Context: one part of a larger RNA
RNA sequence: GGCGGAUGCCUAGGCGACACAUGGCGAUGAAGGACGUGGUAAGCUGCGAAAAGCUUCGGUGAGCUGCAAACAAGCGUUAUUAACCGGAGAUGUCCGAAUGGGGAAACCCGGCCCGCGAGGGUCAUUCCAUCCUGAACACAUAGGGAUGGUAAAGCGAACCUGCUGAAGUGAAACAUCUCAGUAAGCAGAGGAAAAGAAAGCGAAAGCGAUUCCGUAAGUAGUGGCGAGCGAAAGCGGAACAGCCCAAACCGUGGGGAUUUAUCCCUGCGGGGUCGUAGGACUCUGAUAUGAGACCUUGACGGUUAGAAGAAUUACCUGGGAAGGUAAGCCAAAGAGGGUGAUAGCCCCGUAAUCGAAAACCUGAUAGGCUCUAAGAGUAUCCUGAGUAGCACCGGACACGUGAAACCUGGUGUGAAGUCACGCAGACCACUGCGUAAGGCUAAAUACAUAGUGUCGACCGAUAGUGAAGAGUACCGCGAGGGAAAGGUGAAAAGCACCCCGGUUAGGGGAGUGAAAUAGAACCUGAAACCUAAAGCUC
Numbered sequence: 001g002g003c004g005g006a007u008g009c010c011u012a013g014g015c016g017a018c019a020c021a022u023g024g025c026g027a028u029g030a031a032g033g034a035c036g037u038g039g040u041a042a043g044c045u046g047c048g049a050a051a052a053g054c055u056u057c058g059g060u061g062a063g064c065u066g067c068a069a070a071c072a073a074g075c076g077u078u079a080u081u082a083a084c085c086g087g088a089g090a091u092g093u094c095c096g097a098a099u100g101g102g103g104a105a106a107c108c109c110g111g112c113c114c115g116c117g118a119g120g121g122u123c124a125u126u127c128c129a130u131c132c133u134g135a136a137c138a139c140a141u142a143g144g145g146a147u148g149g150u151a152a153a154g155c156g157a158a159c160c161u162g163c164u165g166a167a168g169u170g171a172a173a174c175a176u177c178u179c180a181g182u183a184a185g186c187a188g189a190g191g192a193a194a195a196g197a198a199a200g201c202g203a204a205a206g207c208g209a210u211u212c213c214g215u216a217a218g219u220a221g222u223g224g225c226g227a228g229c230g231a232a233a234g235c236g237g238a239a240c241a242g243c244c245c246a247a248a249c250c251g252u253g254g255g256g257a258u259u260u261a262u263c264c265c266u267g268c269g270g271g272g273u274c275g276u277a278g279g280a281c282u283c284u285g286a287u288a289u290g291a292g293a294c295c296u297u298g299a300c301g302g303u304u305a306g307a308a309g310a311a312u313u314a315c316c317u318g319g320g321a322a323g324g325u326a327a328g329c330c331a332a333a334g335a336g337g338g339u340g341a342u343a344g345c346c347c348c349g350u351a352a353u354c355g356a357a358a359a360c361c362u363g364a365u366a367g368g369c370u371c372u373a374a375g376a377g378u379a380u381c382c383u384g385a386g387u388a389g390c391a392c393c394g395g396a397c398a399c400g401u402g403a404a405a406c407c408u409g410g411u412g413u414g415a416a417g418u419c420a421c422g423c424a425g426a427c428c429a430c431u432g433c434g435u436a437a438g439g440c441u442a443a444a445u446a447c448a449u450a451g452u453g454u455c456g457a458c459c460g461a462u463a464g465u466g467a468a469g470a471g472u473a474c475c476g477c478g479a480g481g482g483a484a485a486g487g488u489g490a491a492a493a494g495c496a497c498c499c500c501g502g503u504u505a506g507g508g509g510a511g512u513g514a515a516a517u518a519g520a521a522c523c524u525g526a527a528a529c530c531u532a533a534a535g536c537u538c
Stems, first nucleotide, its partner, number of pairs: 001530002008523001009487002013459002015456006022448002024155002032095003035048003039071002043067002054089006063075003100109003110123005125152002127149007159190001160188005170177001174224001200207002211238005221229002242440003245384001249270009275418001277383004281377004290371003294368003301361004306354002312327005328345002330334001336348003389413007399425001420435005474481002494522001497509004
C1' cells in the first nucleotide's frame, strides 16, 4: 500500500407497553388474485376498457403532471374547476362463496329477452312466503312448476359458547392418576359471548338474580391418601334491573264427531305469571302515579380535511453558527424535529384557542306505544308428564364409587297435583329453605386484526420482525422451506478540458469541494491474508 468489512457514529425499520376510538366485510358479488391501464413505462403504488383516473360538495392553494430522475407535451398562479387533502357518488374487465352449464382459477360453451348493429340484461342451490299443477289411491299426500325475498352461503387477529378430543410429560419405572377437558379438529354467535331473577345458599331465628376482582385458602376436602388436584359459604369491592309466556276463566273465528244435549282439535283477542304461595272465580274499589330494555325524533358532543399561533440581533472562530462574546425579547408555547456544528425567539411545530357543505358515531329531549294500585271471601278450577323419582351403565361436580348427596346423558320403569312437590352431602324424623319439568334480560368482565396518540434503564443492520420492504430471489412434484442486501457530500457542485490507452477498463494532470486516501467497488476503515521497500538473521 492492497484486500477485507470489524468498530464507532447514524436510522429510513422493527419490538414492547398504555390510552382512546372502533369492533366487522360479503349475491348492491367480499377477502384474495389474474390481466390490463402512463407520451416514453421493466418493477412498486394507484386505478379498471370512463383504467396514476371521472362527477360533485367542502378544505387548502402557488405551484403541479405518484415512488422517480430525464426528455417531450401540458395544466395552473388569488380562484368559478391546477395539483393536493377530506365527505358523497359514478365507472369498476376476468377469476374467486362464484351462482346459466362446464372447467386443469383468471378459460371454454350456451338458453331467453331487448337492440338495425355494436352491445346490454337475465338464467345456480337451499330456505321462507304466496300460488298453480298433481301419482300409486276416491279425497288427499308425495312429487313437479311459477312468482316474490337487501334470507342463507364465503372471508376475518384474538376473545366467547357448544360438540369431538390426544400425546410427549409428572409420578424420579408404570397401569389408576397427572399433563387436561389442555393442544388440535368441527359447528355457531357477538361486539362482546356465556350466565342470570332461586324447586338457591346452609345454620343464622341469616342472606336474597347473574358476572368480575380481593379475601376466605393452599384452608375444608380429595388422592396408587403417591405425584398431585383443590373448593364453598361468609366478608370487602366493581356493577346493578328486572320481566314475558303456558294454564284456569271470558269473548270470537275455522274444522271434525254426534244421540243436536254436547264433545274434540285448532287460530286470534282479553285475562294471568306467584312461595308471606299466586291466579282464575265472586264482591268492594281506583283512573292517578311512576317506569320502559320498544318505535319515531335527533339537542349537545365526537370522528372523517383544516385555521391561526408569541419572541434576536451584532461581532469572533469556521467551508458553514445553532458554538463563543455582548446586549435583548417571548413564554398558558424551554415537547419534539429540521436547518452547512449544539437554536425557546430561522423553518415545521408546541401551549391555550377556533373550524364542516357532506357522511358516520353518540343519543339529551319530545311524541307514540307498552307496562304499572288496593282489599275481602275460600266452595270450585289452574299453576309446564313419558316429566320428577327409582334401577343399571356413564359424565360432571375440588370430591378417583366412596357413607356419595346435589346436577346431568343413555336404556328401562314411572308419580303426586298445594292436605302437593324438591332440597338442606347415604337414609329416617323433626325443623327450616325453595316452587322443577317454558322463555327474555343492560352494566360491571374477555380480546385487539385494522385506526389514532403517547411513552420506553427496548434494538440499532450477524441486533431488532423471516423481511430497514420480502414471504421476494432461490430450493422442493408437492405440502412446504426460505435468504442476502443500509450510509458520497451541507449541496451533485457526480470530475468541463488535456495526456496514456483498444474511439476500452483503469490511471495521470486540471477543476469542484472544508475534505476526493469523501470519486460513486464512495462515512469511519480493526484483524486474518497479500505485495513492495528498508533493516536484521540464515